The part of an RNA shown here (small-subunit ribosomal RNA, 3' major domain) has 476 nucleotides and comes from an uncultured Bacteroidota bacterium.
Its mean pLDDT, the model's own confidence on a scale to 100, is 83.
[in-house]
Context: one part of a larger RNA
RNA sequence: UGACGGGGGCCCGCACAAGCGGAGGAACAUGUGGUUUAAUUCGACGAUACGCGAGGAACCUUACCCGGGCUUGAAAUGCAUCUGACGAUAGAGGAAACUUUAUUUCUAGCAAUAGCAGAUGUGUAGGUGCUGCAUGGUUGUCGUCAGCUCGUGCCGUGAGGUGUCGGCUUAAGUGCCAUAACGAGCGCAACCCACAUUGUCAGUUACUAACAGGUCAAGCUGAGGACUCUGGCAAGACUGCCGGCGUAAGCCGCGAGGAAGGUGUGGAUGACGUCAAAUCAGCACGGCCCUUACGUCCGGGGCGACACACGUGUUACAAUGGACAGGACAAAGGGUUGCUACUUGGUGACAAGAUGCUAAUCUCAAAACCUGUUCCCAGUUCGGAUUGGAGUCUGCAACUCGACUCCAUGAAGCUGGAUUCGCUAGUAAUCGCGCAUCAGCCAUGGCGCGGUGAAUACGUUCCCGGGCCUUGUACA
Numbered sequence: 001u002g003a004c005g006g007g008g009g010c011c012c013g014c015a016c017a018a019g020c021g022g023a024g025g026a027a028c029a030u031g032u033g034g035u036u037u038a039a040u041u042c043g044a045c046g047a048u049a050c051g052c053g054a055g056g057a058a059c060c061u062u063a064c065c066c067g068g069g070c071u072u073g074a075a076a077u078g079c080a081u082c083u084g085a086c087g088a089u090a091g092a093g094g095a096a097a098c099u100u101u102a103u104u105u106c107u108a109g110c111a112a113u114a115g116c117a118g119a120u121g122u123g124u125a126g127g128u129g130c131u132g133c134a135u136g137g138u139u140g141u142c143g144u145c146a147g148c149u150c151g152u153g154c155c156g157u158g159a160g161g162u163g164u165c166g167g168c169u170u171a172a173g174u175g176c177c178a179u180a181a182c183g184a185g186c187g188c189a190a191c192c193c194a195c196a197u198u199g200u201c202a203g204u205u206a207c208u209a210a211c212a213g214g215u216c217a218a219g220c221u222g223a224g225g226a227c228u229c230u231g232g233c234a235a236g237a238c239u240g241c242c243g244g245c246g247u248a249a250g251c252c253g254c255g256a257g258g259a260a261g262g263u264g265u266g267g268a269u270g271a272c273g274u275c276a277a278a279u280c281a282g283c284a285c286g287g288c289c290c291u292u293a294c295g296u297c298c299g300g301g302g303c304g305a306c307a308c309a310c311g312u313g314u315u316a317c318a319a320u321g322g323a324c325a326g327g328a329c330a331a332a333g334g335g336u337u338g339c340u341a342c343u344u345g346g347u348g349a350c351a352a353g354a355u356g357c358u359a360a361u362c363u364c365a366a367a368a369c370c371u372g373u374u375c376c377c378a379g380u381u382c383g384g385a386u387u388g389g390a391g392u393c394u395g396c397a398a399c400u401c402g403a404c405u406c407c408a409u410g411a412a413g414c415u416g417g418a419u420u421c422g423c424u425a426g427u428a429a430u431c432g433c434g435c436a437u438c439a440g441c442c443a444u445g446g447c448g449c450g451g452u453g454a455a456u457a458c459g460u461u462c463c464c465g466g467g468c469c470u471u472g473u474a475c476a
Base pairs, nucleotide, nucleotide: 001476002475003473004472005471007470008469009468010467011466012465013464015460016459019423020422021421022420023419026315027314028313029312030311031310032309033308034306035305042053043052064301065300066299067298068297069296070295077123078122079121080120081119082118083117084116087104088103089102090101091100092099093098106115107114108113126290127289129288130287131286135284136283137279138278139277140275142273147186148185149184150183151182152181153162154161155160166177167176168175192267193266194265195264197235198234199233200232201231202230203229207224208223211222212221213220238261241255242253243252244251245250304442317416321375322374323373324372325371326370333364334363335362338357339356342353343352344351345350382413387408388407389406390405391404392403393402429452430451431450432449433448434447435446
């Protein structure tokens, strides 16, 4: 000087407390461990691994296993030699890859030759093989915590200290005062994006108040630029004003005005560093290793196994509910290899026809929770696992191993031990909708969108993590 303390002081955080809803019990989904296996490819392991890489494992992917092939090789490139092909069509063998047979077959130039393609040889290629403890790049975490430093000066023999401490204040090393310090940098804040208000400009595919037409109905049509909306530019919030307290910074006010009030709300933004943290399998790259194989092509299998254990979720155990019927109200997105209105067939998944839309025009599209009737507390009209049968769709192909539909079946489960998690407001809880990936889909996951919409916070003694000062030290 740090680090540490079941030392002290001050302060903060869904850290506790106060509340609401969960997990831990059940079934299933998914990830992991273990076991099994020819293989169950690999990585990730307290917080900071475990619905994680994977934002799509039937083949492919695919790295694993078994079997069948190739060896300048699946792809790239230099040189030398040779050939005129490569390819296409048809046939044979084969599970395919591939092997093989027949037919046909280069361009320019008179030519040398050049181009193109193939073969052979050679230099090379190739490796998801190892090392993240050789690395770059990127990422997690402490932590959006308020810290981390420098120049000059001063103090100290020196390591170092001071500044950065003290008082007050702040979300903040934010500021004010004081001061052997005076200044400065990276962080904080602001600048950026979205949302909330208004004005102005502009109106088509959006809108419809007035006028006119028109319909079973309908902005449907002429028209309009008012309203909504869309999207460009402005305004607006700054403790600016008032009162109180305070030297000041600032704090308090069911003060004003205002759509919004004290960081308006949310996002993006992550200092110096820590964990030899993670990644050589995204990519790049040093070294080591393989080179008729640790490379590469193909068929099939596996990654989907299953006495078990754990994590994360979904559905429930019911009446704040189930079933049936009825009628409204969203936002944000997607669509031409696509989304499909409408009609017909089918109980249905869907099929057949047909129309519009490269989309504020057409379409996905039905929003759901809601309201009425019924059920009457039961393992039930709860719950839907599992299983049998019949089908639909995607796709060369659904046996291993897809989703969906219909009929039948109807398991566990009656609110969950110790323990533990999330959340402070349009939040939790609850309800549905969309997107990426994608032929299809194992999505209950991930990322977004809106609808309905709470309770509680006395407080900081205690648990956990963190910041500042101080103190002790068998630690560095």